RNA sequence: GGGCUUGUAGCUCAUCUGGUAGAGCAUCGCAUUCGCAUUGCGGGGGUAAGGGGUUCAAGUCCCCUCAAGUCCA
Numbered sequence: 001g002g003g004c005u006u007g008u009a010g011c012u013c014a015u016c017u018g019g020u021a022g023a024g025c026a027u028c029g030c031a032u033u034c035g036c037a038u039u040g041c042g043g044g045g046g047u048a049a050g051g052g053g054u055u056c057a058a059g060u061c062c063c064c065u066c067a068a069g070u071c072c073a
Base pairs, nucleotide, nucleotide: 001072002071003070004069005068006067007066010025011024012023013022019056027043028042029041030040031039049065050064051063052062053061
């Protein structure tokens, strides 16, 4: 330098052909306990890496950039 894959909540990952962004863990509150842990119920947390395009509508399709991994040179 070139090819491919990936980038979504603090972490690990879903989101089946474009149509309201979710789960588990973590965190906070309440209940339970003499107390802790466990368990149950509930809450908060996201410009979907950044920008542009297509579309009535984009996490999803197209282009560029950035980052990580991998292969080739």

Description:
This is a predicted structure of a 73-nucleotide RNA (transfer RNA) from a Patescibacteria group bacterium. Rfam family: tRNA. Rfam classes the family as a transfer RNA. RNAcentral holds the sequence, with entries from ENA. Model confidence (mean pLDDT): 82 of 100. Lineage of the source: Bacteria > Bacteria candidate phyla.